A computed fold for a 125-nucleotide RNA from an uncultured Acidimicrobiales bacterium, annotated as Glycine riboswitch aptamer. The coordinates come from a structure-prediction model, not an experiment, and the mean pLDDT is 79. Of the family's consensus pairs, 90% are formed in the model. It was read from a public genome assembly, where an Rfam model found it.

RNA sequence: UCAGCCGGAUCGAGAGAGCGUCCAGCGUCUUGUUCACAAGACGACGGGAUCGCCGAAGGUGCAAGAUGGGCGGUUUGCCAAAGCCGUUCAUCGAAACUCUCAGGCAAAAGGAUCGACCCGGUGGC
Numbered sequence: 001u002c003a004g005c006c007g008g009a010u011c012g013a014g015a016g017a018g019c020g021u022c023c024a025g026c027g028u029c030u031u032g033u034u035c036a037c038a039a040g041a042c043g044a045c046g047g048g049a050u051c052g053c054c055g056a057a058g059g060u061g062c063a064a065g066a067u068g069g070g071c072g073g074u075u076u077g078c079c080a081a082a083g084c085c086g087u088u089c090a091u092c093g094a095a096a097c098u099c100u101c102a103g104g105c106a107a108a109a110g111g112a113u114c115g116a117c118c119c120g121g122u123g124g125c
Stems, first nucleotide, its partner, number of pairs: 001124002004122005010116004018051001020050004025045001026043007052105003058101001059099001061097001065092010
């Protein structure tokens, strides 16, 4: 000094799927009632149970391939080792795929990922 890559701060964009059912509770309203209380209706109020659903916080699983082991074959006059080839087992092994544990199913919030700008690291010259 500058393409790229990694991490971070701020800002912007950012999908899907329930106003399900039941249970009490809470709140509001109406009626009876002096109040307490009782009954009924209502509610994007939170909770419990249950059924259904979504995948884009996080997490699970794996393909090619890599490494290692077993077995078999091969190059040789013969045997073994090594190499190579085949097969099998184990470990490692990506995603927006998969599972749906977690999370979510009005709005808001959150949200993988993408963009702008700045900071730090790495790297190039």